[in-house]
Formats: sequence, C1' cells, structure tokens
RNA sequence: GCCCCUGUAGCUCAAUAGGACAGAGCACCGGACUUCUAAUCCGAUGGUUAAGAGUUCAAAUCUCUUCAGGGGCG
Repeated sequence: GCCCCUGUAGCUCAAUAGGACAGAGCACCGGACUUCUAAUCCGAUGGUUAAGAGUUCAAAUCUCUUCAGGGGCG
C1' cells in the first nucleotide's frame, strides 16, 4: 500500500433476509430476607447502536466517507 472482519448500556452479548417502545445476563443502586454480611428474591437506573452523510413511509440492519481494533497478502 491492497483486501477482509468487527464496533450496540460500565462489561459480555442478542435484535432470525429494514417494521411496533433497541432487549438479556453480570455489575452498580434501592427494597425484602438475615443479629450483620454473603447467597436468594423483587424493583429501578443506565444507549446520539463508533462519527458524519445518503436511500427509504420507516435504518442497529442497506450505500458512501472517516475513525478505532483485529486478520490476510505484498
């Protein structure tokens, strides 16, 4: 330099060929239980879906550019 893959909550991941309000587990917070913790149970909070633009009635999903990480070739 060229090509391919990945990027979604603090972390690990889902969202089945575009369609209902983007969800789950863990963690954190509150409560129940307990003499107190832990475990268990209940509840709440937390997202510009890497960034920008485009297509569409509708985009996490499709297209383009950029950024970051990984891999292959030279």
Molecule: transfer RNA
Organism: Anaerolineaceae bacterium